The RNA shown here (c-di-GMP-I-GGC riboswitch aptamer) has 97 nucleotides and comes from a Thermoanaerobaculia bacterium. Model confidence (mean pLDDT): 83 of 100. The source organism's lineage runs through Bacteria, Pseudomonadati, Acidobacteriota and Thermoanaerobaculia.
RNA sequence: ACCGAUAAAGGCAAACCUGUCGAAAGGCAGGGACGCAAAGCUACUGGGUCCUCGCCUCCCUCCUCGCGAGGGACCCAAGACCGCCGGGCUACCGAAU
Numbered sequence: 001a002c003c004g005a006u007a008a009a010g011g012c013a014a015a016c017c018u019g020u021c022g023a024a025a026g027g028c029a030g031g032g033a034c035g036c037a038a039a040g041c042u043a044c045u046g047g048g049u050c051c052u053c054g055c056c057u058c059c060c061u062c063c064u065c066g067c068g069a070g071g072g073a074c075c076c077a078a079g080a081c082c083g084c085c086g087g088g089c090u091a092c093c094g095a096a097u
Stems, first nucleotide, its partner, number of pairs: 003094002011036002016031006034083001040089003044086001046085002048081003054075001057073006063066001
């Protein structure tokens, strides 16, 4: 350096619940542990997922038949997620290789 023990010392904390912020995704705090060897940081002209302001197109429903109302699909600015993957930065311990 690679690597990652049924090692040791420690660390983090999914779902869920409560409070709070947000239109939402989600964030934060407390409880709680499914898991994690980077589950530490970073949203990166990266891929992906989620949300929806808006808008073109398309579809459905309604009737007052108007470019009317409601709903849905696609696209999508901004946003969210690093516990989806990849990249970047940093780091505790030390058996085996």